[in-house]
Bacterial RNase P class A from Candidatus Adiutrix sp., 366 nucleotides, folded computationally.
Model confidence (mean pLDDT): 79 of 100.
RNAcentral holds the sequence, with entries from ENA.
Rfam family: Bacterial RNase P class A. Its family is annotated with tRNA processing, ribonuclease P activity and dimeric ribonuclease P complex in the Gene Ontology.
RNA sequence: GGGGCGGGCCGGAUGACCGCCGGGUGCCUCUUGGGGCACCGGGAGGAAAGUCCGGGCUCCACAGGGCAGGGUGCUGGGUAACGCCCAGCGGGGGUAACUCCGGGCAAGCGCAACAGAGAGCAGACCGCCGCCGGUGACGGCGGUAAGGGUGAAAGGGUGAGGUAAGAGCUCACCGGCCGGGCGGGCAACCGUCCGGGCCAGGCAAGCCCCAUCGGGAGCAAAACCAAAUAGGGCGGCGAUAAGGCGGCCCGUCUUGCCGCCGGGUAGGUUGCUGGAGCUGCGGGGUAACUCGCGGCCUAGAUGAAUGGUCAUCACCUCCGCUUCAUUGCGGAGGCACAGAACCCGGCUUACAGGCCUCCCCUUCCG
Numbered sequence: 001g002g003g004g005c006g007g008g009c010c011g012g013a014u015g016a017c018c019g020c021c022g023g024g025u026g027c028c029u030c031u032u033g034g035g036g037c038a039c040c041g042g043g044a045g046g047a048a049a050g051u052c053c054g055g056g057c058u059c060c061a062c063a064g065g066g067c068a069g070g071g072u073g074c075u076g077g078g079u080a081a082c083g084c085c086c087a088g089c090g091g092g093g094g095u096a097a098c099u100c101c102g103g104g105c106a107a108g109c110g111c112a113a114c115a116g117a118g119a120g121c122a123g124a125c126c127g128c129c130g131c132c133g134g135u136g137a138c139g140g141c142g143g144u145a146a147g148g149g150u151g152a153a154a155g156g157g158u159g160a161g162g163u164a165a166g167a168g169c170u171c172a173c174c175g176g177c178c179g180g181g182c183g184g185g186c187a188a189c190c191g192u193c194c195g196g197g198c199c200a201g202g203c204a205a206g207c208c209c210c211a212u213c214g215g216g217a218g219c220a221a222a223a224c225c226a227a228a229u230a231g232g233g234c235g236g237c238g239a240u241a242a243g244g245c246g247g248c249c250c251g252u253c254u255u256g257c258c259g260c261c262g263g264g265u266a267g268g269u270u271g272c273u274g275g276a277g278c279u280g281c282g283g284g285g286u287a288a289c290u291c292g293c294g295g296c297c298u299a300g301a302u303g304a305a306u307g308g309u310c311a312u313c314a315c316c317u318c319c320g321c322u323u324c325a326u327u328g329c330g331g332a333g334g335c336a337c338a339g340a341a342c343c344c345g346g347c348u349u350a351c352a353g354g355c356c357u358c359c360c361c362u363u364c365c366g
Stems, first nucleotide, its partner, number of pairs: 001362004006357005012313007020043002023040007045337001049348002052346005057218004070213004074088005089102005103209002108207002110203002125148002127144007156174006175199001177196008222270004232261006241255005277296008315334007
């Protein structure tokens, strides 16, 4: 210098003017509620998104046990919790930095396109070997599974013995499996020794088995205040009227007016933002994270504010002129993804442009 790998961060700046939302102070006004004016300071994000996990909070439900159903799944740790994060272990990929995957298929059931002779108590197309027939090319019967061929996969590998040819058929070594011992590690697991048997295919994101964790709904949760109108309950008023209680009287009910009460609606308030908060230093820990002390306050809307215009600068692209030069000047255009809605912790997805950095490979120079 070139190529790569992982991590972290920013994501326009400044000023002026005009608005919008909410707060503080002062003044004015108003019967309370409230309204107005002035000034001051505040007002989207790294993902506010998808709403996929986990928790806080609220209400409802709940003796105890079991079944069904759902999530998760190597080990240890972190955390309020998690399907998240950290550290490790094993396996796959990569020269490497690094990255992807993770219970059980020698419990049971089930499944496997195409190709191929044969694909689940495997199999024989070519080949090899033997016998028979034939002058011969070759054909028939049988043996075999070393070699070829098909396939994602053909059921241990190498060598020797053995054989007509062969084969774990036998043996040695290696790999893997099962059982046991020893050593290391908290553990996953690693190393090693002994014995066994000749070898055991894949899929559990098909059913299933094992372990473990789950009550439900959600801020339109929920609580409080509370009109008008209609309806309900209670009390009172009416020497009156009409109607019902089979004809009459008393009584009573309905229709009227007034007052009180309670429920709900409109509307308002709380929930509503000070919190598993942010940050500096120090301690513990490989790390995730955690502890102590100090400092800070950082949106709360509810038809839902957080915007618009202009100027200067920064960045990118194009054009013209210019320069040794992507040097300089001028002009035009662009400047992403997207926007809180109870609050947090994660994951995932989207993103113009840009910055910092651990590390790896390679080339050259000293």